[in-house]
Context: one part of a larger RNA
RNA sequence: UGACGGGGGCCCGCACAAGCGGUGGAGCAUGUGGUUUAAUUCGAAGCAACGCGCAGAACCUUACCAACCCUUGACAUACCUGUCGUAGUUACCAGAGAUGGUUUCGUCAGUUCGGCUGGACAGGAUACAGGUGCUGCAUGGCUGUCGUCAGCUCGUGUCGUGAGAUGUUCGGUUAAGUCCCGCAACGAGCGCAACCCUCAUCUUCAGUUGCCAUCGGUUCGGCCGGGCACUCUGGAGAAACUGCCGGUGAUAAGCGGGAGGAAGGUGUGGAUGACGUCAAGUCCUCAUGGCCCUUACGGGUUGGGCUACACACGUGCUACAAUGGCAGUGACAAUGGGUUAAUCCCAAAAAACUGUCUCAGUUCGGAUUGGGGUCUGCAACUCGACCCCAUGAAGUCGGAAUCGCUAGUAAUCGCGGAACAGCAUGCCGCGGUGAAUACGUUCCCGGGCCUUGUACA
Numbered sequence: 001u002g003a004c005g006g007g008g009g010c011c012c013g014c015a016c017a018a019g020c021g022g023u024g025g026a027g028c029a030u031g032u033g034g035u036u037u038a039a040u041u042c043g044a045a046g047c048a049a050c051g052c053g054c055a056g057a058a059c060c061u062u063a064c065c066a067a068c069c070c071u072u073g074a075c076a077u078a079c080c081u082g083u084c085g086u087a088g089u090u091a092c093c094a095g096a097g098a099u100g101g102u103u104u105c106g107u108c109a110g111u112u113c114g115g116c117u118g119g120a121c122a123g124g125a126u127a128c129a130g131g132u133g134c135u136g137c138a139u140g141g142c143u144g145u146c147g148u149c150a151g152c153u154c155g156u157g158u159c160g161u162g163a164g165a166u167g168u169u170c171g172g173u174u175a176a177g178u179c180c181c182g183c184a185a186c187g188a189g190c191g192c193a194a195c196c197c198u199c200a201u202c203u204u205c206a207g208u209u210g211c212c213a214u215c216g217g218u219u220c221g222g223c224c225g226g227g228c229a230c231u232c233u234g235g236a237g238a239a240a241c242u243g244c245c246g247g248u249g250a251u252a253a254g255c256g257g258g259a260g261g262a263a264g265g266u267g268u269g270g271a272u273g274a275c276g277u278c279a280a281g282u283c284c285u286c287a288u289g290g291c292c293c294u295u296a297c298g299g300g301u302u303g304g305g306c307u308a309c310a311c312a313c314g315u316g317c318u319a320c321a322a323u324g325g326c327a328g329u330g331a332c333a334a335u336g337g338g339u340u341a342a343u344c345c346c347a348a349a350a351a352a353c354u355g356u357c358u359c360a361g362u363u364c365g366g367a368u369u370g371g372g373g374u375c376u377g378c379a380a381c382u383c384g385a386c387c388c389c390a391u392g393a394a395g396u397c398g399g400a401a402u403c404g405c406u407a408g409u410a411a412u413c414g415c416g417g418a419a420c421a422g423c424a425u426g427c428c429g430c431g432g433u434g435a436a437u438a439c440g441u442u443c444c445c446g447g448g449c450c451u452u453g454u455a456c457a
Stems, first nucleotide, its partner, number of pairs: 001457002003454003007451007015441002019405005026318008034309002042053002064304007073128001077127002079124006088105001091102004108118003130293002133291003139287002141282003144278001146276001151190006157166003171180002196270002199267001201238007210228001215225003241264001244258002247255002320398001324357006336346003364395001369390007411433007
């Protein structure tokens, strides 16, 4: 100087408390461990691995396994020789296919007319190609994490033999090393804040959306004429700064209250992540040193596997019902997508009303299984999704323990999108309905500052 303390002081955070809803019990989905397997490819491992890489494993993907094939190679550059009836394409045969054989059709460009130049293809020889092989403890790049925590440093000066200290400590204050005041310090940098985007108010500009607001027509649909007032869309601008009032404070910084205001003290949400820590993660995105393979650890194909199943764990979905199930009636969105489209299309559910069920393993719950179909795709056996009929399991609110959330949030309800032939309870977004509680900081966890002890570095 740090680190640590079941030392002290001060402070913060859904950290506890106060509340609401869950997980842990059930069934299923999904990831992981384990076991099994010819193979169940590989990575990720407390928080910060486990609906993670994977925005989508039937083939492909695919890296794994079995079998069958190739060896200058599926791909690149260079050299030599040949062809331009080449490349490709039609059909047939063998084969699981890759591939091999036969066959039909099929005629590059420029040109100094010289296979001269370029291009394509075939054959050959060698340099080489190739490797999702190893090392993330050789690396770049990217990322997680402490943590959006308020810290981390420097120049000059001063103090100290020195390591270092001071500044950065103190008194207040703040979300903040934020600001004020004081001070052997005076300044400065990276962070904080602001500048960026978004939502909320108004003005203005623009009207192929919107409006009977206003006038006329109407087959009653903003449908037509007509018009930009409103809604809206998207450009420009205004607006919030403790600006105003009084109280408090040291006359400061600020704090609590009020007015006005759409919004009030960081207005909301995002983007933004200091010096560094974890030899954290990634050599399987990519790049790359070294090592290793080179008729194979490279390349192609068919089939299988990644989907196995005594079991254990994580994350979810659906439930156990009457604040409900079922049947009927029945409104109201937003984000997006569709090559173009504010115009057309994709389009809600909970809510509300009526009826029924009457507390039961049930008209709850829907797993599982049998049968029949639809769709995608060359192909749904291993191994897809959905629909109909039948079947109708566990489950009556979950032990110890544990998680999320402070407002348009939790909870609940549906909708869209990416990737995708097909496949969503996952992910990323969108809107509808819409709470409860916070006395407080003693305690648990994490963190910041000062101080103290230490046989630790």

Predicted 3D model of a 457-nucleotide part of an RNA (small-subunit ribosomal RNA, 3' major domain) from an uncultured prokaryote.
It matches the Rfam family "Bacterial small subunit ribosomal RNA". Gene Ontology terms of the family: ribosome and structural constituent of ribosome.